[in-house]
The prediction has a mean pLDDT of 76. Predicted 3D model of RNase P RNA and transfer RNA as a complex of 408 nucleotides. Rfam match: Bacterial RNase P class A. Rfam's curators write: Ribonuclease P (RNase P) is a ubiquitous endoribonuclease, found in archaea, bacteria and eukarya as well as chloroplasts and mitochondria.
Order: sequence, then structure tokens, then C1' cells
RNA sequence: AGAGGAGAUUGUGCGGCAGCGCGGCUUUUGACCGUGAGGAAAGUCCGGGCAUCAUAGGACAGGAUAACUGCUAACAGCAGCCGGAGGCGACUCCAGGGCAAGUGCAACAGAAAGAAACCGCCGCUUCUGCGGCAAGGAUGGAAAGGCGAGGUAAGAGCUCACCGGCGCAUGCGAGAGUAUGCGGCCAUGUAAACCCUAUCCGAUGCAACACCGAUUGGGAUGAAUUCGCUGGUCCGGCGGUCCCGACGGGUGGCGAAGAGCGUGCAGGGCGACCUGCCGCCAAGAUAGAUUGCCGUACACGACAGAACCCGGCUUACAGAUCUGCUCAUAAA
RNA sequence: CCGGGUGUAGCGCAGUUGGUAGCGCGCCAGCUUUGGGAGCUGGAUGCCGCGAGUUCGAGUCUCGCCACUCGGACCA
Repeated sequence: AGAGGAGAUUGUGCGGCAGCGCGGCUUUUGACCGUGAGGAAAGUCCGGGCAUCAUAGGACAGGAUAACUGCUAACAGCAGCCGGAGGCGACUCCAGGGCAAGUGCAACAGAAAGAAACCGCCGCUUCUGCGGCAAGGAUGGAAAGGCGAGGUAAGAGCUCACCGGCGCAUGCGAGAGUAUGCGGCCAUGUAAACCCUAUCCGAUGCAACACCGAUUGGGAUGAAUUCGCUGGUCCGGCGGUCCCGACGGGUGGCGAAGAGCGUGCAGGGCGACCUGCCGCCAAGAUAGAUUGCCGUACACGACAGAACCCGGCUUACAGAUCUGCUCAUAAA
Repeated sequence: CCGGGUGUAGCGCAGUUGGUAGCGCGCCAGCUUUGGGAGCUGGAUGCCGCGAGUUCGAGUCUCGCCACUCGGACCA
């Protein structure tokens, strides 16, 4: 230098002018100061905080997850490890419990789709059947462990070696597992089919929810001395109260502090992560700010815009940078 | 912002234990008619929204995207 693989960071910079949201300070309402999108703010797919309702406890239904051990507030996430698949390798991928609990399905083809016999092979025979077999043929995505030898009337795990699976025992391991030995134990596939097993889950989502405060349509307000006002009484009207609708205002929730961030230090751990110390934190709108123009530099700037908040996952993304690792060639 | 639903022929819709994709209107051709309409007969039309996966096999089951659409403030 080539090809590849893993992880991490960044994703226009600087200056000027004008403008916008929020906060602060002054309060003379105009200046000044500070600050102002992301790694995905996205999809809303998981998990939690928070809020209201419900709530003695439990079960059913329903939903989710699925090797093992750990991490975490929790998770379907992450780390390590096991098994399987791919790659020479670094490494990558796996919805990875159970069809030997039960049920269903397997179109067409095929004799048969689960304990089968069409052709075939063998024996007997009254010549037409009876019995045995599953090696070979044929169908299919899949045909009753594979393959070879022995054996037999013909055959067959019927017997044996090797391979695959299952079960048992022992050793190792925290465990999933793994190594060895033994046992012919060998009845397909499908659970992203119903289902079974284990574990987890109360419901609804910030348009939750709490408080403040109006406008308006219709109806009711009966009787017994009995809602109030209209001076008294009656009718009528208005208000108040209650019921059924319409409209959809303001404040909080809501951002400066928490499951926060740090390639800062120390300790523990392979690691995810944990503990202690130190340091750093200011978008917060409600028709919704985060912009426009100019100059300058270059590699000429991708995907894309917060709306209660976090941890993940998924999806989109021009380019640039950094740190390990592998293979091959050449040279030494 | 939150929660649901639907994408199948030009249009409106069916499609279940996963096994040949259909119906109505419309379209095309023929018959009928002087011609048209109506009527009769026949025919064409689909990457089942897109991409993966499970399976022998996917419109159907699972996952990820995309588009459309509906609902949610009712208190005092």
C1' cells in the first nucleotide's frame, strides 16, 4: 500500500446587520444582559416515571415474553456465555421452550401424509387366492433414522461397525451445556395452527389530571299559606336552583436538578454496570420562537424541527475523523 | 399530542380452520336495430400498498415501513 471486519465521535466554521421566543434586571416600556432543536427531536414499537379511577386477597379470561447467567427503575433492551448457521479469518446472524400431553392441518400428486402396501420380492396353492416382507421402483416439499456388512424363503435395528437423534449414568461447569461410557430406545412436518409449560402484566393516557372563571339554547321548579325580586295580592316577567344540550377561555401539570451528563479521578467487575469523590447543567411555545441578508474560508454542507419527561428498539442520513482487529501479497 | 381502523380489477366491495383470487357497476367484441339506447351472448382486466421472514406453499400468519381515514377536552 490492498481487501475486509468491529466500535466510537462529528455532521459547515468565523464575523457583521436586522428580527423572533423565553428568562433576568430596571421599571421611564424602550433599551441592556443571558439563552434558544436532534442523533435521530421521526415511527409511537417496547419499558418506566407521573396523573386519575378502581383496589382485602386470589382465580378465570385476555395480552406479552421464551436457551442460560447477570445488569437495570423496568424492558421484547444490554453484557457475557451455551447451542445452531455462515465466513480462510477478524466477525456476523438466529421468534433459540414443548408436535414423545392432546387436537387440527399437510391442496394437487401418490397405495399410503402416520403405525402404510400400488408395482414389486418370497412361500403355499384348489391357479385363483391366502400368508410373509418393506430391499428396489413410482408420487411428493416431506415416505417410517443414514450407510455398509452379516443374516434370511424373501426381508427387516433382526444382529454388528461407523454416523445422527433420544434416554440413563459418571466427570467438569453457577447454569444453559459439554466429555466419556452404556442402552437398538429410533412414530414425518407444522405451535409466526389451536394448545401445553414457565415467567410477567389492574385500566386509561398530559386532549391524563388539579384549580379558576364565563357565554348560550331548551325544559322543570306541582299541591299543602312556603325559593328570592318586581311596595301589598293575582297574572305575567326576571333571577336563583336542578336536568338535557351547544361553545371550548385562563392558570398549574411544564422544565434548572435528575433512575441527568462527563474519553475526569479512585475502587470493584471479563463486561453490561455499580460505589465514592470532583466537575458540568437555563429551548419550553399554545397558531406555536429558534429566522433572514451580507462578507469570508473550505471538504460546498446529508437525514431532518422539540410540544409532559426519561431508558431502549426501529427507520432516514452527503460526508469527515479516530481507536483496536483479520486476511492476502511484497520486503526484512 | 394520544388511541383505533382500512389498503384486493378503472370505481364500490367479498374473500377462514394457509392450498386455482371473485361479485356488482363500468370497459371491449359480437348479435339485435336504418342508427343509437335497452336487451342477449362472450371476453379482457390484479406484482392483493411496499419490503423482509415463518411455511412445501402466504391476499390470509409474524415483523418493519408507506399512504389514507376515524375517534378523544363535556368540568363547575